[in-house]
């Protein structure tokens, strides 16, 4: 440089056009339980979905650029 694929709470993910103020899983705070610590139960708190635009009555999602990453071809 062509081509393809990925980007979501701190970490790993679900979600493919309205039901969603975006759900769980691990970690994190709180309280119970325990003599302590860990486990074990409860409850919370965290994400303007990479950025910009466009399409739509409605965009995490669809188009299009752009930035990061990954692979593959020369």
């Nucleotide at each position: 440089g062509g081509c393809c694929c990925c980007g979501u709470c701190g970490u790993c993910u679900a979600g493919u056009g309205g039901u969603c103020u975006a759900g769980g899983a691990c970690a994190c705070u709180u309280g119970g339980u325990u003599u302590u610590c860990a486990u074990c139960c409860a409850a919370g708190a965290g994400a303007u979905c990479a950025u910009g635009g466009g399409u739509u009555c409605g965009a995490u999602c669809c188009c299009c650029a752009u930035c990061g990453g990954g692979g593959u071809c020369a």
Model confidence (mean pLDDT): 80 of 100.
A computed fold for a 74-nucleotide RNA from a Candidatus Collierbacteria bacterium, annotated as transfer RNA.
Its Rfam family is "tRNA". About the family: Transfer RNA (tRNA) molecules are approximately 80 nucleotides in length. It is annotated as a transfer RNA.
The sequence is in RNAcentral, with records from ENA.